[in-house]
C1' cells in the first nucleotide's frame, strides 16, 4: 500500500504529564483553557480473530452393520447323478457376489449458544450530519420545468475496523 469479504441506529472513562487543538477531507454543526491533539497509568464496552457446545441441509469422497437377492467369481457341504484315480455336472449354503444403505469420519453451506485467558479494536454526538443518484412529502406566483426544505426512505461513494490472501 491496494484487492476480497463483513459490520458501521447497541455499548463502555477515571487519573496523570502536556499545553491548543480536536472531530479523515470540504460544508454545516458541535467539542475544547470547567483543559485539544498526544503519550503514560488503571478501568469498562464489544464479541471480528482463537477457543468450546450442540443443531439443519447438500451432496462429490472415504468406510460401512443388519434386512433382501443370487450362484458369476470363491469358498464350504455327512446332498444327488456321471466318472471312479485325477475329477465333471447339478443342488444347497456364505465366510462369495450384487442391491440397498443405519450409521461414522472428513468437505461445503446456513443458523445459534457458552467463554473473554489469548490477538486485535472500541469507550461525545448514526461513520456528528450533509456531500453522487434515486425515491416520497411539504414550500414557492406554482400544472409542467426550476429551486428549497422535510424523510429512523433506499442505494453509492469516501472512510473507520476486523479477518483473509498478496
Nucleotide at each position: 500500500u491496494g484487492c476480497u469479504c463483513a459490520u458501521c441506529g447497541a455499548g463502555a472513562g477515571g487519573g496523570g504529564c502536556a499545553g491548543a487543538g480536536g472531530g479523515a477531507a470540504c460544508g454545516g454543526c458541535c467539542c475544547u483553557g470547567u483543559g485539544a491533539a498526544g503519550c503514560c497509568c488503571c478501568g469498562g464496552c464489544a464479541a471480528c480473530c482463537c477457543g468450546c457446545c450442540a443443531c439443519c441441509g447438500c451432496g462429490c469422497g472415504a468406510g460401512g452393520a443388519a434386512c433382501c437377492g443370487c450362484c458369476u467369481c470363491u469358498c464350504g457341504g455327512u446332498c444327488u447323478c456321471c466318472a471312479u484315480c485325477c475329477g465333471g455336472a447339478g443342488c444347497c449354503g456364505a465366510c462369495g457376489c450384487g442391491a440397498c444403505g443405519a450409521c461414522u469420519c472428513a468437505g461445503c453451506g446456513g443458523a445459534g449458544g457458552c467463554c473473554a485467558c489469548g490477538g486485535u479494536g472500541c469507550u461525545a454526538a448514526u461513520u456528528c450530519c450533509g456531500u453522487c443518484c434515486c425515491g416520497a412529502g411539504c414550500c414557492g406566483a406554482g400544472a409542467g420545468c426550476c429551486g428549497g426544505c422535510u424523510c429512523a426512505g433506499g442505494g453509492a461513494a469516501a472512510g473507520a475496523u476486523g479477518a483473509g490472501a498478496a

Annotation: SAM riboswitch aptamer (S box leader) from a Nocardioidaceae bacterium, 166 nucleotides, folded computationally. Of the family's consensus pairs, 97% are formed in the model. The source organism's lineage runs through Bacteria, Bacillati, Actinomycetota, Propionibacteriales and Nocardioidaceae. It matches the Rfam family "SAM riboswitch aptamer (S box leader)". About the family: The SAM riboswitch is found upstream of a number of genes which code for proteins involved in methionine or cysteine biosynthesis in Gram-positive bacteria. Rfam links the family to the GO term regulation of gene expression.